[in-house]
Context: one part of a larger RNA
RNA sequence: UUGGGCGUAAAGCAUGUGUAGGUGGCUUUUCAAGUCCGCCAUCAAAUCCCAGGGCUCAACCCUGGACAGGCAGUGGAAACUACCAAGCUGGAGUACGAUAGGGGUAGAGGGAAUUUCCGGUGGAGUAGUGAAAUGCGUUGAGAUCGGAAAGAACACCAACGGCAAAAUCACUAUGUUGGGCCGACACUGACACUGAGAGAUGAAAGAUAGGGGAGCAAAUGGGAUUAGAUACCCCAGUAGUCCUAGCCGUAAACGAUGGAUACUAAAUGUUGUGCGUAUCAACCCACGCAGUGUUGUAGCUAACACGUUAAGUAUCCCGCCUGGGGAGUAUGUUCGCAAGAAUGAAACUC
Repeated sequence: UUGGGCGUAAAGCAUGUGUAGGUGGCUUUUCAAGUCCGCCAUCAAAUCCCAGGGCUCAACCCUGGACAGGCAGUGGAAACUACCAAGCUGGAGUACGAUAGGGGUAGAGGGAAUUUCCGGUGGAGUAGUGAAAUGCGUUGAGAUCGGAAAGAACACCAACGGCAAAAUCACUAUGUUGGGCCGACACUGACACUGAGAGAUGAAAGAUAGGGGAGCAAAUGGGAUUAGAUACCCCAGUAGUCCUAGCCGUAAACGAUGGAUACUAAAUGUUGUGCGUAUCAACCCACGCAGUGUUGUAGCUAACACGUUAAGUAUCCCGCCUGGGGAGUAUGUUCGCAAGAAUGAAACUC
């Protein structure tokens, strides 16, 4: 390589967009490139296979014949794929009518809490722990009342609920903007699916410049514990956490499950929406579509489990795996300010 695989054994890119490529709905026509059938030429001899013959047999030798397959030529077939031409509406999209939503983004506003500062009352503790101590406090702490400032996060509602490609997204109202679902069927008429490269987004930490700094808190200091304690516990506390601009490009970035399409029992919640029934109206009840959960049949699975949101049955496209260690290391290259990231071996060993 072939084969077999990728939820947990090795293996699904962190996630979209999309180029080349691969694949592609229904009906009719053209053509004959692929495809199928026939004929013919050729593929030295020896060898292999078959039939016969010769060495007493055999090995061996001699004579004759043939299959399969390759590469051309030629004559046909027209179902399928491709091509040509014309059409269709079920896939896809546009327009229309409604609708749900923490979807994105910009500026504005709000209250609770915390800390600090100022003032009043008051007068000895407070804080902390398993127990303590360091700490704070008669230069008046802690407590309590009034006022002011700052920064960060938004209780209840809140849900097994919603939106988003993922990362993520929640105080309130406003501006702007993306996507979805449902209905009715008006229009286009296969315009589709996937997607190597490419480009875009991408938690936290980190790094650069300028701001900001309430609380928390790596590092660090002190108090304890302990044989020791570079820890767990306590008192402090700097980067950082926050904002703006550009960088980094990684996570158990997980559903450890790539995307699309079709088919295959049911039951029960819930979100959005439609229709029927009912009604003064809202419910209730029945049915449908789109999400999101639980149980479960067939099937599948090594088992666990999965089970119309498949890990079932099939097709298409992409990515990836091939014993453990060495090793996500070395080297080279690309990217990065750096930290490092991406690509990625071998010797040797079991």

Small-subunit ribosomal RNA, central domain from Picea engelmannii, 350 nucleotides, folded computationally. The coordinates come from a structure-prediction model, not an experiment, and the mean pLDDT is 87. Its Rfam family is "Bacterial small subunit ribosomal RNA".